A computed fold for a 73-nucleotide RNA from a Methanomicrobia archaeon, annotated as transfer RNA. Rfam family: tRNA. Rfam classes the family as a transfer RNA. The same sequence occurs in records of 6 taxa.
This record gives sequence, C1' cells and structure tokens, in this order.
RNA sequence: GGGGCUGUAAGGUAGCCAGGCAUCCUCCCAGCUCGGGGAGCUGGUAACCGGAGUUCAAAUCUCCGCAGCCCCA
Repeated sequence: GGGGCUGUAAGGUAGCCAGGCAUCCUCCCAGCUCGGGGAGCUGGUAACCGGAGUUCAAAUCUCCGCAGCCCCA
C1' cells in the first nucleotide's frame, strides 16, 4: 500500500441479507413475598463506533473516516 471481517446499555447478546416502537441474560434502582445471609416475583434506568448521503422512515442501504482482528504485498 491492497483486501476481508467485526463494532449495539456497565458486561454479554439477538435484530442487519429482506428499512417500520431495538431482544434477551447479567449488573444497577424501587416495590412486594419468604425466618434470614440470601432467594423469588413485579416494575424501572441505561445502548446502535463517528460523520455525511438516500428515504416519509436507517442499527439495517450507500459513501468517507475511526478502532480491533485476519490475509496479501
């Protein structure tokens, strides 16, 4: 220098091909229940790597970047 893959709450993860309220688990907060350290149930907070474009509508499509991993040179 060229190419490929990946990037989603504090951690992990589905959704992306085929655009339409962002899923689930753990953590955290609140309430309730059970002798209890603790456990269960219910409710809740928090995320699409950055920017631009297309579109009524973008995590998803296009482009330019950033970071990580891999391959070629």